[in-house]
A computed fold for a 125-nucleotide RNA from Aquimarina algicola, annotated as SAM riboswitch aptamer (S box leader). The model forms 94% of the base pairs in the Rfam consensus. The RNAcentral record of the sequence draws on Rfam. Lineage of the source: Bacteria > Flavobacteriia > Flavobacteriales > Flavobacteriaceae > Aquimarina.
RNA sequence: CUGUUAUCAAGAAAGGUGGAGGGAAUAGACCCGUUGAAACCUUAGCAACCCUUUAAAAUUAUCAUACAACUUAAUAAUAUUAAAGAAGGUGCUACAUUCUAUCCCAUUAGAGGAAUAGAUAACGA
Numbered sequence: 001c002u003g004u005u006a007u008c009a010a011g012a013a014a015g016g017u018g019g020a021g022g023g024a025a026u027a028g029a030c031c032c033g034u035u036g037a038a039a040c041c042u043u044a045g046c047a048a049c050c051c052u053u054u055a056a057a058a059u060u061a062u063c064a065u066a067c068a069a070c071u072u073a074a075u076a077a078u079a080u081u082a083a084a085g086a087a088g089g090u091g092c093u094a095c096a097u098u099c100u101a102u103c104c105c106a107u108u109a110g111a112g113g114a115a116u117a118g119a120u121a122a123c124g125a
Stems, first nucleotide, its partner, number of pairs: 003123006013043005021032003026101004044093003049089002051085006058078005064072001097117001102114003105110001
């Protein structure tokens, strides 16, 4: 950088440096910001994607019951579900991914459904 899958209305901020912008991009709206934006650093926290443990049932393999089939038990692996955890890898800590934009439904009532784009994680080249 591109691809696949999952999630995105929950949650969680103080200090220092800095000094005017910021909420991804375009347009509109609405907001945040000299009572200090972005960015960087420190500390703290949130969450539970990767991760750890336990339990359940499933599939496959191995092995034992003289042999075959079937059944059962044990062990291992795999993916699934549920609960708990937080050491580590990331991520995040105004507003729904701030809202709208394209399609469908509703019809003057949208915290509606889908797509596109984006963000994050895991995997892959």